[in-house]
RNA sequence: GGGUCCAUGGUCCAGUGGUUACGACGUCCGCUUGACGUGCGGAAGAUCAGGGGUUCGAAUCCCUUUGGGCCCA
Numbered sequence: 001g002g003g004u005c006c007a008u009g010g011u012c013c014a015g016u017g018g019u020u021a022c023g024a025c026g027u028c029c030g031c032u033u034g035a036c037g038u039g040c041g042g043a044a045g046a047u048c049a050g051g052g053g054u055u056c057g058a059a060u061c062c063c064u065u066u067g068g069g070c071c072c073a
Stems, first nucleotide, its partner, number of pairs: 001072007010025003018056001027043005049065005
C1' cells in the first nucleotide's frame, strides 16, 4: 500500500429498516440471615466510535474519518 472483519450500559453480548435497543455478570435498594454469602423481587445505567448521505423512518443500508484484529504484498 491492497483486501477483509469489528466498534452497542462498567464488562461480555443479542438486535440485519418500523412504537419503548435483548440478556448475563457487576452496581444499588428491599425481603430472607445473628452477620456475610446464597436465594427471591425491584431499580438505575448505552442519544449504538465521529461526520455526511439514502429513506416517511437508520444501531441496521451507502460514503468517509478514527481506533483495533486478521490475510496478502

Predicted 3D model of a 73-nucleotide RNA (transfer RNA) from a Candidatus Parvarchaeota archaeon. Lineage of the source: Archaea > Nanobdellati > Candidatus Parvarchaeota. It matches the Rfam family "tRNA". It is annotated as a transfer RNA. The coordinates come from a structure-prediction model, not an experiment, and the mean pLDDT is 83.